[in-house]
Context: one part of a larger RNA
RNA sequence: GCCUACGAGUUACGCUUCACUGGCAAGGUUAAGAGCUUAAGGCUUGUAGCCGGAGCGAAAGCGAGUCUGAAUAGGGCGUGCAGUCAGUGGAGGUAGACGCGAAACUUUGUGAUCUACCCAUGGACAGGUUGAAGUACUGGUAACACAGUAUGGAGGACCGAACCGAUAAACGUUGAAAAGUUUCCGGAUGAUCUGUGGGUAGGGGUGAAAGGCCAAUCAAACUGAGAAAUAGCUCGUACUCCCCGAAAUGUUUUUAGGAACAGCGUCAGGGAAUAUAAGCAGGAGGUAGAGCUACCGAUAGGACUAGGGGGAGUCACAUCCUACCAAAUCCUGACGAACUCCGAAUGCCUGCUUAUAGUACUGGCAGUGAGGGCAAGGGUGCUAAGGUCCUUGUCCGAGAGGGAAAGAACCCAGACCUACCGCUAAGGUCCCAAAAUUCGUGCUAAGUUGAACAAAGGUGGUCCAGCUGCAGAGACAGCCAGGAGGUUAGCUUGGAAGCAGCUAUUCCUUUAAAGAGUGCGUAACAGCUCACUGGUCGAGCGGCAGGGCGUCGAUAAUAAUCGGGCAUCAAGCGCGAUACCGAAGCGUAGGAUGGUCUACGAGAGUAGAUUAUGGUAGGGGAGCAUUCUAAUGACGGCGAAGGUAGAUGGUGAUGUUUACUGGAGUGAUUAGAAAAGCAAAUGUAGGC
Numbered sequence: 001g002c003c004u005a006c007g008a009g010u011u012a013c014g015c016u017u018c019a020c021u022g023g024c025a026a027g028g029u030u031a032a033g034a035g036c037u038u039a040a041g042g043c044u045u046g047u048a049g050c051c052g053g054a055g056c057g058a059a060a061g062c063g064a065g066u067c068u069g070a071a072u073a074g075g076g077c078g079u080g081c082a083g084u085c086a087g088u089g090g091a092g093g094u095a096g097a098c099g100c101g102a103a104a105c106u107u108u109g110u111g112a113u114c115u116a117c118c119c120a121u122g123g124a125c126a127g128g129u130u131g132a133a134g135u136a137c138u139g140g141u142a143a144c145a146c147a148g149u150a151u152g153g154a155g156g157a158c159c160g161a162a163c164c165g166a167u168a169a170a171c172g173u174u175g176a177a178a179a180g181u182u183u184c185c186g187g188a189u190g191a192u193c194u195g196u197g198g199g200u201a202g203g204g205g206u207g208a209a210a211g212g213c214c215a216a217u218c219a220a221a222c223u224g225a226g227a228a229a230u231a232g233c234u235c236g237u238a239c240u241c242c243c244c245g246a247a248a249u250g251u252u253u254u255u256a257g258g259a260a261c262a263g264c265g266u267c268a269g270g271g272a273a274u275a276u277a278a279g280c281a282g283g284a285g286g287u288a289g290a291g292c293u294a295c296c297g298a299u300a301g302g303a304c305u306a307g308g309g310g311g312a313g314u315c316a317c318a319u320c321c322u323a324c325c326a327a328a329u330c331c332u333g334a335c336g337a338a339c340u341c342c343g344a345a346u347g348c349c350u351g352c353u354u355a356u357a358g359u360a361c362u363g364g365c366a367g368u369g370a371g372g373g374c375a376a377g378g379g380u381g382c383u384a385a386g387g388u389c390c391u392u393g394u395c396c397g398a399g400a401g402g403g404a405a406a407g408a409a410c411c412c413a414g415a416c417c418u419a420c421c422g423c424u425a426a427g428g429u430c431c432c433a434a435a436a437u438u439c440g441u442g443c444u445a446a447g448u449u450g451a452a453c454a455a456a457g458g459u460g461g462u463c464c465a466g467c468u469g470c471a472g473a474g475a476c477a478g479c480c481a482g483g484a485g486g487u488u489a490g491c492u493u494g495g496a497a498g499c500a501g502c503u504a505u506u507c508c509u510u511u512a513a514a515g516a517g518u519g520c521g522u523a524a525c526a527g528c529u530c531a532c533u534g535g536u537c538g539a540g541c542g543g544c545a546g547g548g549c550g551u552c553g554a555u556a557a558u559a560a561u562c563g564g565g566c567a568u569c570a571a572g573c574g575c576g577a578u579a580c581c582g583a584a585g586c587g588u589a590g591g592a593u594g595g596u597c598u599a600c601g602a603g604a605g606u607a608g609a610u611u612a613u614g615g616u617a618g619g620g621g622a623g624c625a626u627u628c629u630a631a632u633g634a635c636g637g638c639g640a641a642g643g644u645a646g647a648u649g650g651u652g653a654u655g656u657u658u659a660c661u662g663g664a665g666u667g668a669u670u671a672g673a674a675a676a677g678c679a680a681a682u683g684u685a686g687g688c
Stems, first nucleotide, its partner, number of pairs: 001688006011095003015092010027051003033045005055062002065077004098236002101233001105226003109222002116200009125190001127159003130155001134151006163187003168183004202218001204214003239623006249262005263368002265365005274357010289342001290340002296336002300332004305326001307325002309322004371396010401412003416591004421587003427581003430565003436578001438577006449567002457552003461549004466544005478536005484509003489503003515530001519528002592613009624677001626674007634666002642661008
C1' cells in the first nucleotide's frame, strides 16, 4: 500500500418546547399498589398527584380586574383565541451524550538484581624505571652542621599489560549491537578496580553537581483506581434521488480561529399587511461641480496708502525721497475634508396606478460571524503594494462550458437528461487547429509587429493634411562670369589695408550687382570665399507648427521565443465590407421531475398549457438495501444460501433472470423494531 472483518448523533427521564397522528373535552389523566388471567403479556380497579379552567401585586390582599397613585387621572400586566392524555418525529436540558486523542491532577501500592551514595566482609593489580626519609662507613667540625660512597625502598612518582575508562577519526545508522567495531588514546599502589550480603523511595532518595541517576522510563519513576478527567482544539463521521439555498456583516464579550442577540437560508402556518420595477404626484437634503467685493481661512501681481525700515535734511522739530517690509481699501488672477452667496445627477421618504414576486408576519430547524478579486467613489500609504480601512456594484466563494497558450474571480455565457442535428456570443478563419492564403483602400521595412514591459529626451526614416515665402518677367541646387571706385573709412597701433580692438548720420560714387564686409588666411599686405548680380539650365524650391507609422534611448545568464512553425502590396497596423468557424448560450426532436393554471375525476390521479430544474454550509421531501419480530402466503437434495460469467428492468440507491459452481436452508407481501449502509479518523485486528 491493497483486501476482508470491525469502526462514530445512541439510550434513559412524571424534564422543556414545537409539529403531526389519535382519544376525550371545560375538562383531561392516572402513579405506586391491588384483583383476575397469561408463553410474552393483557384486562379490571386504584382520583394520591399533575396540567388546564383568572389574573394582578414584593406582599398583606383584592379579583375580570389588579398594581402604581391623593385620584373615579394616566400608564403597566391581564380579560376576548381550549385544553389534556398517549404515540411518532425535530430540537434543547441532565447524564461520558457523535467517535478517537492530551500535556496533567489526586490517591493506593511496587521497585536500589540497572544506576547514585553508604555499611559489612572478601578479592585483584605482568614486567620495567626512578631512588625520599632513615641507617652504615669515610671525609669534615671544638662539637654540631655539612659532603661523598654505600645501604634503604618512600611516592594520589614514571613507562607499560591485565583491569578500569572513552581522546580523535572512520565504519555502523531497517546495525552483528535500542550505544557497538577498528586504529589511535587516558588511568593503571590508588580519592584505584571489583565479588558477595545489606541500607536510603517518589516532591522522596542519592548526587566530587551534568537537573545527573533511581530497572532501555526522570524539571518529579512505575502500577492500579478516581476515569469514558477536561479539550472554545485537530482529525474522522458510512446508501440514493428530488426541491430550495446562505454567510464570512452589526452590537457586546478576560473577547478576537469561541460565543449571545440581530442580519442572511429553509420548512410549516399565513394570504396582500410586504418587497421590487416602471409611471405619476409630493417631499427632506448640502455631496459632485462651481464660486468667493457672500462669510471664514489661505493667497500671486499691480494701484493707493496708515505704520515700520533706510536715506537726505536739521541744534532739534518739521519736511522731503525710497526698485525696502506692509495693515485697510481698489483692480486683475486664483485655492480649501473640517469655507459656502450657490448647487445638480443618482440615491432616500410618502401616496396612487400597473406588472412581477417561494412577499410581510408567526413558529420549528439551521449554518455563518477568517472572506477574496475586479470596477467606481474616498481615507491611509509614496495619487507604492497581489497593502490596508469604508461605501456602491459584480463575480469567485458555492459556477461547470467557450475565449484570454497555460490561469478562482478579465471577456462571453448560468450545465435537468439524450442527439454522429441547426443558429450564434466573446474570440477567431496560412499550418499545428474548426473556419477567408476573402474583397476594397492606406500605412509600416523596424521581423517594428504578430493582445500586457517601458520613459524622459533625441530623430532631413517615411506618409498625410495645413499656414507662409520665392518661382516661365525663369525660382532652388549645380556650373560659367562679375563681386568695383573714393579707401589702407576714422581712431588706435610697431603694423591694423573688409576681417586684434574702439567709433559711427556703416557715407558717397560707378553699376546688372558688389557689406566701410560672412568665414578661412597674412607680421601687415596679398590670396581663397560669402552676401549681392548676370549668364547657362528649365519646374518646382524653401520656412513654420501639427498628425500617422517607424527609429535611437534598450543591460542577465539555452540560439530560447509572437503559444510554436513561421509571416513583408502580411499571416503586421488602420478604415470599410461580405462570408464562415465557434459554447453545456438559443433553437429543433424525444424524455424526466418541481411549481402554477385549466379540464375531467369522490379521491388517488390523468391530460393539456406555461414556467422552472448549477450549487458548498444548511433546511425540507421521497425512496433503496441489511438484521431480527409478527401475521398472511410460498420455495428447497427433481438442489436453499453463497460464488463465477452473462442478459435485462429502474433517474438512482438497487431489482429480476440464465448457465455453471455449491450442498442445506431461504424468499415474497403488509406492519413493527434496530448493535441498520465506510474510502479516508498517521483508525483497530488479520491476511497478502